The RNA shown here (c-di-GMP-I-GGC riboswitch aptamer) has 87 nucleotides and comes from a Woeseiaceae bacterium. It was read from a public genome assembly, where an Rfam model found it.
RNA sequence: CUCGACAAAGGCAUACCCGCCGAAAGACGGGGACGCAAAACCACCGAUCUAAGGGACAGCGGUCCUAUGAUAGCGGGGCUACCGAAG
Numbered sequence: 001c002u003c004g005a006c007a008a009a010g011g012c013a014u015a016c017c018c019g020c021c022g023a024a025a026g027a028c029g030g031g032g033a034c035g036c037a038a039a040a041c042c043a044c045c046g047a048u049c050u051a052a053g054g055g056a057c058a059g060c061g062g063u064c065c066u067a068u069g070a071u072a073g074c075g076g077g078g079c080u081a082c083c084g085a086a087g
Base pairs, nucleotide, nucleotide: 002087003084004083011036012035016031017030018029019028021026034073041078042077044076045075046074047071048070049069053066054065055064056063057062
């Protein structure tokens, strides 16, 4: 440097519940663990979710489009890092 052990130390925390922010997706705090070797960080590329605002249709029932919102625990990429068996 690469790699990731039926190793050790340490770490993170799905669903769900409570609180709280938000139009929503979702975020944050607490509890809780499905899992994770980058499940640390960055929306650059693809993907997905939402549609407040804006727009189109409509004509009072609404429908559709749109990210400037969101997901880093969807994939790729970038960047930094703990531990140390085998190779």

Annotation: The model forms 90% of the base pairs in the Rfam consensus. The coordinates come from a structure-prediction model, not an experiment, and the mean pLDDT is 88.